[in-house]
Context: one part of a larger RNA
Molecule: small-subunit ribosomal RNA, 5' domain
Organism: wastewater metagenome
RNA sequence: GGAUGAACGCUGGCGGCGUGGAUAAGGCAUGCAAGUCGAACGGACCCCAUUUUUCCAGAGAUGCGAUUACAUCAAGUCAAAGGUCGUUUGGGGUUAGUGGCGAACGAGGUAGUAAUACAUAGGAACUUCCCCCUAAGUCGCGAACAACGCACCGAAAGGUGUGCUAAUACGCGAUAGUCUCUCCGGAGUAAAGUUUUUCGCUUAGGGAAAGGCCUGUGACGUAUCAGCUAGUUGGCAGUGUAAUGGACUACCAAGGCUAUGACGCGUAGGGGAGGUGAGAGCCUGACCCCCACCGAUGGGACUGAGACACGGCCCAUACACCUACGGGUGGCUGCAGUCGAGAAUCUUCCGCAAUGGACGAAAGUCUGACGGAGCGACGCCGCGUGAUUGAUGAAGCUUUUCGGAGUGUAAAGAUCUUUUAUGAGGGAAGAAGUUUAUUGACGGUACCUCAUGAAUAAGGGGCUCCUAAUCUCGUGCCAGCAGGAGCGGUAAUACGAGAGCCCCGAGCGUUAUCC
Numbered sequence: 001g002g003a004u005g006a007a008c009g010c011u012g013g014c015g016g017c018g019u020g021g022a023u024a025a026g027g028c029a030u031g032c033a034a035g036u037c038g039a040a041c042g043g044a045c046c047c048c049a050u051u052u053u054u055c056c057a058g059a060g061a062u063g064c065g066a067u068u069a070c071a072u073c074a075a076g077u078c079a080a081a082g083g084u085c086g087u088u089u090g091g092g093g094u095u096a097g098u099g100g101c102g103a104a105c106g107a108g109g110u111a112g113u114a115a116u117a118c119a120u121a122g123g124a125a126c127u128u129c130c131c132c133c134u135a136a137g138u139c140g141c142g143a144a145c146a147a148c149g150c151a152c153c154g155a156a157a158g159g160u161g162u163g164c165u166a167a168u169a170c171g172c173g174a175u176a177g178u179c180u181c182u183c184c185g186g187a188g189u190a191a192a193g194u195u196u197u198u199c200g201c202u203u204a205g206g207g208a209a210a211g212g213c214c215u216g217u218g219a220c221g222u223a224u225c226a227g228c229u230a231g232u233u234g235g236c237a238g239u240g241u242a243a244u245g246g247a248c249u250a251c252c253a254a255g256g257c258u259a260u261g262a263c264g265c266g267u268a269g270g271g272g273a274g275g276u277g278a279g280a281g282c283c284u285g286a287c288c289c290c291c292a293c294c295g296a297u298g299g300g301a302c303u304g305a306g307a308c309a310c311g312g313c314c315c316a317u318a319c320a321c322c323u324a325c326g327g328g329u330g331g332c333u334g335c336a337g338u339c340g341a342g343a344a345u346c347u348u349c350c351g352c353a354a355u356g357g358a359c360g361a362a363a364g365u366c367u368g369a370c371g372g373a374g375c376g377a378c379g380c381c382g383c384g385u386g387a388u389u390g391a392u393g394a395a396g397c398u399u400u401u402c403g404g405a406g407u408g409u410a411a412a413g414a415u416c417u418u419u420u421a422u423g424a425g426g427g428a429a430g431a432a433g434u435u436u437a438u439u440g441a442c443g444g445u446a447c448c449u450c451a452u453g454a455a456u457a458a459g460g461g462g463c464u465c466c467u468a469a470u471c472u473c474g475u476g477c478c479a480g481c482a483g484g485a486g487c488g489g490u491a492a493u494a495c496g497a498g499a500g501c502c503c504c505g506a507g508c509g510u511u512a513u514c515c
Stems, first nucleotide, its partner, number of pairs: 001515004006511005013383006019376002026339003030336003035101003040098002043095007052086001055083002060078003065073003108294003118218006126211003131207008139173004148163006179188003193199001220266003227257003232254004237249003269291004273284004296317005319330004347373001349372003355369001356367004386416004396407004421452006430442001459504005464485003470499005480487002
C1' cells in the first nucleotide's frame, strides 16, 4: 500500500447494486415452511330439478239453503299456485375416510470426517419412479378392511368389540413372449379400469438423464507417536446384495502394511474460487455454484424406483411441557421471532404477478423455494450540500517588532441556477400461457412535466522525525502523549486549549487478521 461477512469511537444528506449470527451443532413461546387428485372409490352433508305420498293451506269454481233492487251470505263438494314429511331418479358443490402420486426434491447447517469424503483420469460385475421410441397384451372370478351404524373404555392422547360396504386397494385362476430357470424334454411368472376419443395398466427391448461399486494420482501438522494387524492377508465353497468384494460364514494357508512415515495423536468439510503479489509463491474457503456429511444425543429397521428418511416409525438417553397421577406430548442446524453467551450481525412484513417445483385431463390448489419490500454507511459505485460577481480587504477572533500580518472573495451585498428536497399532474416495461378476454406483490414505484425556494444537507484525523502540514497561551518528569525513535524537570512546533495549516471526505480514525 491492498484486502475484510468485521467490531469500536466521533460524525452522518440521497440513490443504485450487493451483503448481514463468524461466538453456544446452546435452549426455544407463537404463526407459517408439503401437499394434491371427486376424471380411482363407497359414503356423509348441502343446493337445484324430477317422481309419488302425508299434512297444512286455500286463489277459484260449484252449491243444500237464506236474504233480496239479479247482488250478497252460506252447511257441504271439487280444487290450482305454494309450503311441509317421506320415496324415486338425475345434476352440481363441499369433503372426513379407502386409494394413487409426491413427501428421498426444494430449504438449512458444517458437528463429524485426514479418507466409505473431495478433485481429476480411468474401469466392470449393476439399478432406475417419472420422460421418449419400438413391439405385444389388457380375459375370468373371489374374499375382505376403513369410512358408516350399534355397544363400550379413557381426564386427555387415544382405544376395544360387533355388523354392513366400494375401488385403479387385495387375492386366485387363465393366457403369454425376444423374460427367468433348465438335465434342453420342459417348468414358472402379468395386467385396472374409465370413456365418445383421450388418459391409464402389464410385459420385453432401446434411449435420455441420474445413481451405486472399484482403481491410479493429488492433498494439514506431529517421530517428545516406531512398530501396526487374527477377518488380519490370500485361496476354496457358500450366504447376502441391484451388483463386485472377508461385505459375512465354514474350512485351508501364513500372510498384509511400514522411515517414500504404517499405527497413534492433534487440527480440519473438499473443490470451483477469493485476497495479495511483477511473478513464483503465501494466506483464506463468507456470499454464489458442484460434491460430501448432519438433523436434540446414540442405535435400528419398515415403506418405497429411490431413505436407513430435518417438519415418518421403533427403542434407549438427557432436557422441556400437559395431567383427573392412571398416563401422554415434543425436537427452528426451514422463514420470521425470543432468551442466553458475545466486541458483534436484520422484519414475528407483502405476494404467488414472474421463474421453478408437487399433484391434477384441466380449471386450479399448495409452495417462508422464489420474486419483492423493511432495517444496518457493513461494502462498492454515483450524486449533492450551490454558481458567478463582490476590497478603501468590514466586523469579530488570533498574532505582532504595535508599523502591521492572518482568517479572506471568505462573509455581507448583487445577479443567477434548481441536481437534490417538497408539492401537483401524467405514468411504465417486467405479461408469457392456443387468438379474444382476464391476470402486477413490487407500486401510483421507476421515469416524464410543472411549480416553490439557496432553499433540506460536513465532518473526522493529523501538524518533532519517519510523514503532507506551526504559532501563541496553560502546565512544569506533574497532568499526560506514544506505531517506532522518543516528548514533558519554567521560554514544550511532541502534553491540554485557541488560532492557522495539511490529508481524506458522508465519511474519518483506531483495533484485529492476511498478503